[in-house]
RNA sequence: CGGGCAGGCUGGACGGCCGCAGCGCGCUUCGGCGCGUGGAGGAAAGUCCGGGCUCCACAGGGCAGGGUGCUUGGUAACGCCAAGGCGGGGCAACCCGACGGAAAGUGGCACAGAAAAAACACGGCCCAAGACGCGCUUCGGCGCGGACGGCAAAGGUGAAAAGGUGCGGUAAGAGCGCACCAGCGCCGUGGCGACACGGCGGCUUGUCAAACCCCACCUGGAGCAAUUCCGAAUAGGGGAGCCAUGGCGUGGCCCGCGUCGCUCCCGGGUUGGAAGCUUGAGGCGCGCGGCGACGCGCGUCCCAGAUGAAUGGCCGUCUCGGGGCGCUUCGGCGCCCUAGACAGGACCCGGCUUACAGGCCUGCCCGUUCC
Numbered sequence: 001c002g003g004g005c006a007g008g009c010u011g012g013a014c015g016g017c018c019g020c021a022g023c024g025c026g027c028u029u030c031g032g033c034g035c036g037u038g039g040a041g042g043a044a045a046g047u048c049c050g051g052g053c054u055c056c057a058c059a060g061g062g063c064a065g066g067g068u069g070c071u072u073g074g075u076a077a078c079g080c081c082a083a084g085g086c087g088g089g090g091c092a093a094c095c096c097g098a099c100g101g102a103a104a105g106u107g108g109c110a111c112a113g114a115a116a117a118a119a120c121a122c123g124g125c126c127c128a129a130g131a132c133g134c135g136c137u138u139c140g141g142c143g144c145g146g147a148c149g150g151c152a153a154a155g156g157u158g159a160a161a162a163g164g165u166g167c168g169g170u171a172a173g174a175g176c177g178c179a180c181c182a183g184c185g186c187c188g189u190g191g192c193g194a195c196a197c198g199g200c201g202g203c204u205u206g207u208c209a210a211a212c213c214c215c216a217c218c219u220g221g222a223g224c225a226a227u228u229c230c231g232a233a234u235a236g237g238g239g240a241g242c243c244a245u246g247g248c249g250u251g252g253c254c255c256g257c258g259u260c261g262c263u264c265c266c267g268g269g270u271u272g273g274a275a276g277c278u279u280g281a282g283g284c285g286c287g288c289g290g291c292g293a294c295g296c297g298c299g300u301c302c303c304a305g306a307u308g309a310a311u312g313g314c315c316g317u318c319u320c321g322g323g324g325c326g327c328u329u330c331g332g333c334g335c336c337c338u339a340g341a342c343a344g345g346a347c348c349c350g351g352c353u354u355a356c357a358g359g360c361c362u363g364c365c366c367g368u369u370c371c
Base pairs, nucleotide, nucleotide: 001367002366003365004364005363006362007361008360009359010358012318013317014316015315016314017313018312020039022037023036024035025034026033027032041342045353046352048351049350050349051348052347053223054222055221056220060255061254062253063252065219066218067217068216069215070084071083072082073081074080085099086097087096088095089094100214101213105212106211107208108207109206124151125150126149132145133144134143135142136141163181164180165179166178167177168176182204184201185200186199187198188197189196190195227275228274229273230272237266238265239264240263241262242261246260247259248258249257282301283300284299285298286297287296288295289294320340321338322337323336324335325334326333327332
C1' cells in the first nucleotide's frame, strides 16, 4: 500500500417565527387563558422466545400435548450469552452446526444392480484331497473335463454392497495372517467435563431419528382490549337446550375438590371517568474480581406516558458526506447545489431475527514493496 475478518460509536448541531402532549405557577364566566419548562429507536419493526405483573383461584395431582438436546459456566429466566470440545468450510484471521440414542421397536433408501440390512449369486474363479468320464503311460503317474463341493477376492450397477490400502497365503479365495489407517472394547495419563494422547485386543452388522420412536431435562391457562374502582342507563325482555346418574369451575382427558345452576340464539341499555401508567432484574461514572459472559461495592441521574392518539412546519447559519464548475506549487483553494439510510411508543424488561445511505475508531489475518 492492497485485499479480507471481527468488534465498537454515530447516524446532525445552533438560532429565529408560528404551532402541540405532559408537568409547574397564576387566572378563570369552569368553556378555557397566560407564562415557564419540555418530549422516541438501535432497531420503536417481526410478534419468534423468556420473564415481571394481573386474573381464573388460596385445590391440587396425573396423563396426553408442547419445548430444548455436546460440556462447563452466566442470567430472574430462555430456544439467549460466554468459554471450551468435536465435526465441516476457508491459506489464515474467522465462520457454520437441527451436536443424546440406530444393539428397545417400527419404518424408508427411486432407477440401476444377482442382491439395499441377516439383504435368494446374474456373469464368473477354483475343483487341490476323495469320487466320475475321456486320453496318454516308461505303470511311478500325467493331462483334460466336469460333478459333489468351495469363494465373495477381481468385474459390473449404484450415493452407499458384510471396514480401507498393500503384502503373504490358498485349489481359488476370505482379517486367514501381517503392516499402516478407521471403527469398537478395555487399561493408563491429563482435564470439573465434553474429550485428548498412549498402550493392548477380538477382528469389525450401511445410512436416515430436520422419519415415527426411546432417553434426559423443562412446561397450568389467558392476557393491559389483563385487571381494580367510581358513576350512569336499561327490557326483572323473548326463545331453545342440559338438568343431580347433572351443569359449571381459563386449552384437552382422568381422578380429586368446590358450587347449585349453566350454555347458546334474537333483542335492549352503557360506549363516561379514574387507576393500572412508568422508579426499573433501570441508566451513567469509577474501583475490585473473573480468559469471558457477568458479578460485587461506591457515587450520581430520573430519561414520553398519549388515548382517533402530542413531539411538527417554515427560514437562516454551521458541520460530515456526495455532486458540478474553475484554479493548482498537486499540499489544496474558491464558488454553486444537496440533510442525504432503515425508519416512529402505548404495561414493562432480557434476548433473537430482519432492514440500514454515510462517517469515525480499534484489533487481527493474507499478499506486495521499502528500511